[in-house]
RNA sequence: GGAAGGUUGCCAGAGCGGACGAAUGGGGCGGCCUCGAAAGCCGUUGUGGCCUCCGGGUCACCAUGGGUUCGAAUCCCAUACCUUCCGCCA
Numbered sequence: 001g002g003a004a005g006g007u008u009g010c011c012a013g014a015g016c017g018g019a020c021g022a023a024u025g026g027g028g029c030g031g032c033c034u035c036g037a038a039a040g041c042c043g044u045u046g047u048g049g050c051c052u053c054c055g056g057g058u059c060a061c062c063a064u065g066g067g068u069u070c071g072a073a074u075c076c077c078a079u080a081c082c083u084u085c086c087g088c089c090a
Base pairs, nucleotide, nucleotide: 001086002085003084004083005082006081007080010026011025012024018070027045028044029043030042031041032040046061047060048059049058050057051056063079064078065077066076067075
């Protein structure tokens, strides 16, 4: 340099143009169980802005920036980064 695949929440990882700000597992937190723990079971668990009667409500965000569309995590383009293969130089 060429080709292909990939980037999603604390981690791993699924995701069909509308049901998705988002599955599932792990981890964390709270609870149940227990003499106590482990295991198991139940619930909960991204970030930021605004509002709030503090219960919550609402808006934006899927690497970054654009585009297509009534509508984009999903399709297209550019850029950045990661992985694999091929080639070249040394």
Predicted 3D model of a 90-nucleotide RNA (transfer RNA) from a bacterium. Rfam family: tRNA. The family's RNA type in Rfam is transfer RNA. From the family's description: Transfer RNA (tRNA) molecules are approximately 80 nucleotides in length. The coordinates come from a structure-prediction model, not an experiment, and the mean pLDDT is 80.